[in-house]
Context: one part of a larger RNA
RNA sequence: UUGGGCGUAAAGGGCGUGUAGGCGGUUUACUAAGUGUGGAUUUGAAGACCGGAGCUUAACUCCGAGUAUGGUCUGCAAACUGGUAAACUAGAGUAUAGAAGGGGAGACUGGAAUUCCGCGUGUAGGGGUGAAAUCUGUAGAUAUGCGGAAGAAUACCGGUGGCGAAGGCGAGUCUCUGGUCUAUAACUGACGCUGAUGCGCGAAAGUGUGGGGAGCGAACAGGAUUAGAUACCCUGGUAGUCCACACUGUAAACGUUGUACACUAGGUGUUGGCAGGAUACUGCUAGUGCCGUAGCAAACGCGUUAAGUGUACCGCCUGGGGAGUAUGCUCGCAAGAGUGAAACUC
Numbered sequence: 001u002u003g004g005g006c007g008u009a010a011a012g013g014g015c016g017u018g019u020a021g022g023c024g025g026u027u028u029a030c031u032a033a034g035u036g037u038g039g040a041u042u043u044g045a046a047g048a049c050c051g052g053a054g055c056u057u058a059a060c061u062c063c064g065a066g067u068a069u070g071g072u073c074u075g076c077a078a079a080c081u082g083g084u085a086a087a088c089u090a091g092a093g094u095a096u097a098g099a100a101g102g103g104g105a106g107a108c109u110g111g112a113a114u115u116c117c118g119c120g121u122g123u124a125g126g127g128g129u130g131a132a133a134u135c136u137g138u139a140g141a142u143a144u145g146c147g148g149a150a151g152a153a154u155a156c157c158g159g160u161g162g163c164g165a166a167g168g169c170g171a172g173u174c175u176c177u178g179g180u181c182u183a184u185a186a187c188u189g190a191c192g193c194u195g196a197u198g199c200g201c202g203a204a205a206g207u208g209u210g211g212g213g214a215g216c217g218a219a220c221a222g223g224a225u226u227a228g229a230u231a232c233c234c235u236g237g238u239a240g241u242c243c244a245c246a247c248u249g250u251a252a253a254c255g256u257u258g259u260a261c262a263c264u265a266g267g268u269g270u271u272g273g274c275a276g277g278a279u280a281c282u283g284c285u286a287g288u289g290c291c292g293u294a295g296c297a298a299a300c301g302c303g304u305u306a307a308g309u310g311u312a313c314c315g316c317c318u319g320g321g322g323a324g325u326a327u328g329c330u331c332g333c334a335a336g337a338g339u340g341a342a343a344c345u346c
Base pairs, nucleotide, nucleotide: 004317005316006315007300008299012314014201015200016199017198021194022193023192025088026087027086028085029084030083031082033081034080035077036076037075038074039073040072041071042070048067049066050064051063052062053061054060091191092188093187094186095184096183097182098181099180103177104176105175106174107173108172109171110154114150115149116148117147118146119145120144121143125136126135162169163168206247207246208245209244210243211242215241216240220236221235222234223233258313259312260311261310262309263308266291267290268289269288270287271286272285273284274283275282276281295302296301319346320345321344328339329338330337331336
């Protein structure tokens, strides 16, 4: 390279946007770059094929512009691809009218709980565990009533329910703002799909500066347990968790299943919408679950939300270990991240 693959065996980029590139709907006319074909010309070493010859044969060697493959020039053809021009509406988008939603950002507000503080009632325990102890309490705790402060999270509703590209998003109100769905079929008229590099977003932990700090709680201290116990259990508790701005750029970032389009039995739940109807319900449509036919699959299973049947484009894999290591480069304040071998060994 050809070929084969990527749910679980090695393998889908964390997600989007989009440049180059690749691919691209229907009709007509022209063109002739690709394509097919005729002729001329040039090259036609070896090898291959064909014919012949030489070593006993073969392998091998030699001979032949004999065939095939290539370049240039010049005709012809016009189905397909490309190009040019014109047109179309089924893809894509716009408009108008509706709809649902924890989609995003900012500001403000609420109640329950927790801890702390003050005052009152009240008296000997409280707390914790398998059992205890450290701890706390006669300087009045725990419990209980009233008042106050602080921070964080938002019970019930809540649901294989909703929204978002993914990460993710859940009290309420307001402001700003993105996307989706449905109806109409009015407008544009292929404007599309994918997407190397790039750019943006990206849980948690971590980092920098400044705030904040109730609860929880790495580290740490003590008490237990134990042969030991640098743990599991308990009492405390710093960073952190929260906010603002800036970095980091990774996760079992998982549906372990790239994106888009088309086609291929059904049944049953559920969310949004539209239409019909009689309220029940039925049909269509966009999601979201379960079961299942054909088919696929090593099996498990998947099965109109495909892992079925096809097309386009991207990413990735090639025995285990060494190793996501070394080295170089790029990025980062650092931690580290990205790219990423070999020797050797089985």
This is a predicted structure of a 346-nucleotide part of an RNA (small-subunit ribosomal RNA, central domain) from an uncultured organism. The coordinates come from a structure-prediction model, not an experiment, and the mean pLDDT is 85.